[in-house]
RNA sequence: ACAGUCUGUUAGACGACCACUUUGAGCAAUCGAAGAGGAAAGUCCGGGCAGCAUAGGACAUGACAGUUGUUAACGGCAACCGGGGGUGACCCUAGGGAAAGUGCCACAGAAACGAAACUACCCUUCGGGGCAAAGGUGAAACGAGUGGGGUAAGAGCCCACAGCGGCGUCUGGUGACAGGCGAAGAAGGUAAACCCUGUCAGCUGCAAGGAGAUCUACAACAAAGGGUGGUCCGCCCGUAGGUCGAUAUCCGCUUGAUUCCGUGGGUAACUGCGGAACUAGAUAGAUGGUCGUCCACGACAGAACCCGGCUUAUCGACAGACUGCCACC
Numbered sequence: 001a002c003a004g005u006c007u008g009u010u011a012g013a014c015g016a017c018c019a020c021u022u023u024g025a026g027c028a029a030u031c032g033a034a035g036a037g038g039a040a041a042g043u044c045c046g047g048g049c050a051g052c053a054u055a056g057g058a059c060a061u062g063a064c065a066g067u068u069g070u071u072a073a074c075g076g077c078a079a080c081c082g083g084g085g086g087u088g089a090c091c092c093u094a095g096g097g098a099a100a101g102u103g104c105c106a107c108a109g110a111a112a113c114g115a116a117a118c119u120a121c122c123c124u125u126c127g128g129g130g131c132a133a134a135g136g137u138g139a140a141a142c143g144a145g146u147g148g149g150g151u152a153a154g155a156g157c158c159c160a161c162a163g164c165g166g167c168g169u170c171u172g173g174u175g176a177c178a179g180g181c182g183a184a185g186a187a188g189g190u191a192a193a194c195c196c197u198g199u200c201a202g203c204u205g206c207a208a209g210g211a212g213a214u215c216u217a218c219a220a221c222a223a224a225g226g227g228u229g230g231u232c233c234g235c236c237c238g239u240a241g242g243u244c245g246a247u248a249u250c251c252g253c254u255u256g257a258u259u260c261c262g263u264g265g266g267u268a269a270c271u272g273c274g275g276a277a278c279u280a281g282a283u284a285g286a287u288g289g290u291c292g293u294c295c296a297c298g299a300c301a302g303a304a305c306c307c308g309g310c311u312u313a314u315c316g317a318c319a320g321a322c323u324g325c326c327a328c329c
Stems, first nucleotide, its partner, number of pairs: 002324009012294007020035006037300001041311002044309005049205004056233004061201005066080005081095001082093004096196002101194002103190003113143001118135002121130003145161005164185001167182006209251003212244007225237003258277008295298001
């Protein structure tokens, strides 16, 4: 230089004027302050918060599935193990059980798990019998390769070596697992088919939910009804109606598992300690418009209770670490 791998950053800049939402000061006029994102998105997973038992038992249903850790929690993340791909940096992984049972395996093919036999091979008394090595089909062919023995022809039928999975045992590792040794052995695939095993999950979502006054009737043991939702149990609650335009107003509402900096622990995810900062909070819903200068000419897109993740969208520009390399220097 070329070709690549991984991890990040940024998301036009500056200025003037006029508006909008929230807010500080002021009697007022007015003068200030703050004002979308890395995904605010999809609402997929987890948690906080709120109501109903401080969410309790059983069934049903659903999700998940290597190990160890991390966390408020997770189906996320980190590191590692096993499998697959790449020369490599590195990437992918729907990773419990097929030796509990059931089901399924299109087309082609003789045959798709029941052992059966199309071509071929062998024997034959020509009726038939033997064989499963070879051919061909298929995603998959009966389920252990090579060599030898064996036979009518053949075949793990037998032997040697190699391989396979589970079992026992030893060593290393917290563990998944890896390696060694031993004896016996032969089991098709599919669980993102039912199913089995294990773990987790109560339901509803800020339109959650909270904050009045007063009148009437019934009940006040119980029952009925309601909270209460897939079902049952359990638990809790007096019920029904009217009026005050309560069809409103206020709270919930943004200070939080927060952000940044320093420092310590840890390979990492993550976390301890110290310091500093305050960074939208509307309720028909603000964050916009016009103009000037400059450039590389600006993508995807906009809060609505709040966080942690995942996924998806995204013009361009930049940074760091690393890999390969015929030829050339």
Predicted 3D model of a 329-nucleotide RNA (Bacterial RNase P class A). Its Rfam family is "Bacterial RNase P class A". By type it is a ribozyme.